[in-house]
Context: one part of a larger RNA
This record gives sequence, C1' cells and structure tokens, in this order.
RNA sequence: GGACGAACGCUGGCGGCGUGCCUAAUGAAUGCGAGUCGCACGGGAUGCGUAGCCUCUUCACUUCGGUGAAUGCUACGUAAUCUAGUGGCAAACGGGUGAGUAACACGUGGGUAACGUACCUUCAGGACGAGGACAACAGGGCGAAAGCCCUGCUAAUACUCGACGGGCUGCCCCUGCAUUAGUAGGGACCAGUAAAGCUACGGCGCCUGAAGAUCGGCCCGCGGUCCAUUAGCUAGUUGGUGAGGUAACGGCUCACCAAGGCGACAAUGGGUAGCUGGUCUGAGAGGACGAUCAGCCACACUGGAACUGAGAUAUGGUCCAGACUCCUACGGGAGUUAGCAUCCGGGAAUCUUGCACAAUGGGCGCAAGCCUGAUGCAGCGACGCCGCGUGGGCGAUGAAGGUCUGCGGAUCGUAAAGCCCUGUCUGGAGGGAAGACACCCGACUGUACCUCCAGAGGAAGCCCCGGCUAACUACGUGCCAGCAGCCGCGGUAAAACGUAGGGGGCUAGCGUUGUCC
Repeated sequence: GGACGAACGCUGGCGGCGUGCCUAAUGAAUGCGAGUCGCACGGGAUGCGUAGCCUCUUCACUUCGGUGAAUGCUACGUAAUCUAGUGGCAAACGGGUGAGUAACACGUGGGUAACGUACCUUCAGGACGAGGACAACAGGGCGAAAGCCCUGCUAAUACUCGACGGGCUGCCCCUGCAUUAGUAGGGACCAGUAAAGCUACGGCGCCUGAAGAUCGGCCCGCGGUCCAUUAGCUAGUUGGUGAGGUAACGGCUCACCAAGGCGACAAUGGGUAGCUGGUCUGAGAGGACGAUCAGCCACACUGGAACUGAGAUAUGGUCCAGACUCCUACGGGAGUUAGCAUCCGGGAAUCUUGCACAAUGGGCGCAAGCCUGAUGCAGCGACGCCGCGUGGGCGAUGAAGGUCUGCGGAUCGUAAAGCCCUGUCUGGAGGGAAGACACCCGACUGUACCUCCAGAGGAAGCCCCGGCUAACUACGUGCCAGCAGCCGCGGUAAAACGUAGGGGGCUAGCGUUGUCC
C1' cells in the first nucleotide's frame, strides 16, 4: 500500500447491487418448510334429478280419531362438490451445516472383458382365465392420553394362483475371436419367469425384450498439511483354493492352506484440517485463505441396525440403546430447527416469528389445478462496492465576532450578510410500466419511470499538524497530568500533553484494533 463475512469510537442525507452467527454440530416455546392423484378402488358427507312413503321432522286442515303435503324419510341414478381409508407416484430431489474425515474424501487422467438405472425416448411383441383377503365401514371392548384389541362385511391399477407362450434367464451343444477366464452369433430338450385396467371414446395407462439418454456404483496412476523430541507397524493381517454374499470386482464374509504384507521414496502413531473451481496479495515466482456463488464429500441429539424401494442404510421414515426436555390419572407416552423465521445462551460481533407462488425450477395429476420458507421479492444493518447530493453566480464598509499582535495591524475571509438564480436528492400532486413470447395470471407495486408544484429550504463529519509525514501559533500544565507506530516528548516560555484559533488530509464517512499478502 492492498484486502476483510469484520469489530470498536465519533458521525451519518439518498439510491443501486451485493452481503450478514467466523463463537455453543449448545439448548429450544410457536408457526410454516412434501405432497398429490376421485380418469386405480369401495365407502362416507353435502347437493341435484326421478320414483315411492307418511315411520321420523316440519307445515296446513281438523269433528282431535285423523287427513294431506314438503324443504321430511326411503330407494335408485348422477359427467356436482368434498375426502378419512385402500392403492399409485413423489417423499433418496430441493434446503442446512462442516462436527468427523489426511481418506481413492477431493482434484485430474484413465479403466469397468466386473456393474445398476424409476421416470423419459425409439423399436419389437403381448395382456386369456380364476381365487382368497385386509382397511375404510358396522358392532363391541381397553386406555387419562398416545393409541390399541376382538367380531363381522367389502372393492381395486392392492395380493395370490393357473393356462398360452414369441422373448428373456439358467443348464447343454455348435461356430467366430481370445493363451485362459470370457465374449459375440446360432440351435434343441428341460426348468424358471409377465400383465390392469380406467375413460368424457379423444386418450391415459399395464407386461416382456432390445437399444438409447440420464444419473450413479466400483477400480487404478498422479497431486495437494505439520511433527522423526512418533521407527518400527500388521492375525482377516498378505496371498492362494473353495464357498457364501453383492447390481458388480474384491478378505467383502467364512472354512482350509501357505507366511506373508507395509516401512527413512517416512510405514505406524500424534497434531491440525472438509476437498476443489476459486478469493486476497504480489511485477512474477510465490505466500495466505476456502464466507457468499458453483462441483464433490460427510453429517442430521449420541451410538447401532436393518426395512421399503430403481435409488437410502433415509435431516422433517422405522426399530433398539443412551442423554436431555415435556405431558401424565404414575400404568405409560411425546419430542430433538446443522430447513425458514424466532427465543435463551455464548460472544467484540452477524437480520423479519414479513409478502407471493406473478416469474424460474421441482413433486403429483389427462387436465383444471394443488403443494413448494426452493425460489422471486420486500424488511433490518454505512457491513462492502458503486453513483448522487448537502447548492450556483455576484458580492469589501474586507461588517460584527473569534484568534494572534511589534497595537500599526494580520487572519478566519467572498467566508457571512445582501442581491439574482437553479431544483439533482428530499417533500406534495397527477400519470404509470416492462418483467406475461399462445390466452389468463404481477408478490414486488401504485414500485421503477414520466409530468407538474413548492422552496436554499431537510442533508458534514472524522482524523491529524516534532521527524518519518501534508499541515503553527497562543494559553494552561510543570518528569505532574498526560502522549506515543518507531525515534521519543513533559522537570516554567512545550509547534510532541490539554484547550482555543488557524492549517493539512479524507469525505457519508473518518479513525482505531485484529488478521493475511
């Protein structure tokens, strides 16, 4: 000098774009953050239509016996709306954090002749028949609650079974390639393996196979921290055979066999740490860092486990154990914000319990649409960067006043006053978008912007002045009080302390502190 996710002191007008718990991965009240589909299904509720009936309700008439009717009841239908349940898809994305991790975690370059891939695209082929349940519901019961149990009924694109069988898989055979494992093509017996319907009749779905696309799993070379005051480490350890397991290779796991494997080219141990694109600095080489944004990884109160599924060993799923908090009728239950807001606490220090799905994107749905604290916006903070303003011209009796003075004056100083203007910003009034590229739809927002009006009015501070280093005098103080980045100032004339006047620098900021180059 530059930089900062900064903090502190003094000060503070406006706007745009960014950015904002670096500490306690401490603990949390409350609300929201993942739903959706009625074109899969049976019910239920409220309507509507038709028919029937007065059993209930209501109304009218009444001789009080009853009669009639409906907006009442029952049945059926419904291309009307809603939805607790079954079922499907999603919930493995999106969002957060950086604890752990020195590792194939990351980066980069390869490999997979050892693999998977729901939804999507293309192509080929197919969907015949049957059955039994369980929710919801009804009845009953237990419990304070959370919730649970028993009996009975029922539907499906839920579940199960059978048939046909092109295809696929396994086993077997042949041919090509290959040293082998294997792989590509072809073939026969056997064994195994599918399907689901809905519809508004337009379509939407279902099953099998092949290919693609996308996304991943796994393996390898190389690269990037400190300590040798860490020198030896290792028994599933290293390799083999066989088996199991996996989508797949592999000590991944197991049985047996062998005794190996790693290490001064730093093993093992310990400390520290998420990695990268990048950011800051620097002429560069390099050094330091890894906030925001983007890619990857890891984690979700702590530890462990699997289930479902194309995909998880799953932040707002399940189970077990533990810690803590809460409720309790004491028998037993519920919860975990490192999602968005918000609170306590910690700290030098870091925001609103806001608006909207209008846009972009995501989930579901044929669609209409619903959901979306992702996101888009707004709010707060000079936290940063950038832009603008706080006025312009004229104006000398060089006013008053302050300060200094050699008492003549000098200086603040065209500065002020005064006169003439301007109208950025602010304020008031009116108009008023784009963002919506099929139509409709705008949170932001009556915002940006435009026009008119008013009137210099509402808008300047901070640090420094001994040298380094731009800028000097007076008074006070008297090695005191104090200053200080270094040298050093202060003990009676201090340009170094304090105040004033003047001056210098930067400017909505200016200084200080911290950290990095």

This is a predicted structure of a 517-nucleotide part of an RNA (small-subunit ribosomal RNA, 5' domain) from an uncultured organism. Model confidence (mean pLDDT): 83 of 100.